[in-house]
Molecule: SAM riboswitch aptamer (S box leader)
Organism: Virgibacillus halotolerans
RNA sequence: UAAUUAUCAAGAGUGGUUGAGAGUUCUGGCUCAUUGAAACCACAGCAACCUACAUAACGAAAGGUGCUACUACCAGCAAGGCAAAAGCUUUGAAUGAUAAAUC
Numbered sequence: 001u002a003a004u005u006a007u008c009a010a011g012a013g014u015g016g017u018u019g020a021g022a023g024u025u026c027u028g029g030c031u032c033a034u035u036g037a038a039a040c041c042a043c044a045g046c047a048a049c050c051u052a053c054a055u056a057a058c059g060a061a062a063g064g065u066g067c068u069a070c071u072a073c074c075a076g077c078a079a080g081g082c083a084a085a086a087g088c089u090u091u092g093a094a095u096g097a098u099a100a101a102u103c
Stems, first nucleotide, its partner, number of pairs: 002102001004100005013043005021032003026076004044068003049064003053059001072095001077092006
C1' cells in the first nucleotide's frame, strides 16, 4: 500500500505549552471555539478487538492497539413509506475510522 472480516445511537477529561481554527477531502446545514479551536506533553479515565489470566457460562483489566462535544454531528448516491406541498422517515450502498488476521 492492497484486499478480507467485525464494529461504529453506549461509555469516558483535567492540567500545562501554544494561539485560531475545529467537527472526514468537497458542497450545504447545524454545532463547538479567545470563558482558548487544532496540535503536542503530563496525569487520569472509558472500552474490551487481540495476547496472557479465569469460568460450565457470565467474567476480569496485566500487556498491545484504540478512544474520551454533538449518532461516523446531519444530509449528498439507490430503493421504499408518509405528505397537497415544503418536507419527514426506513433500509441499503459509497466514503471514512478502529481492530484482527493475511499478501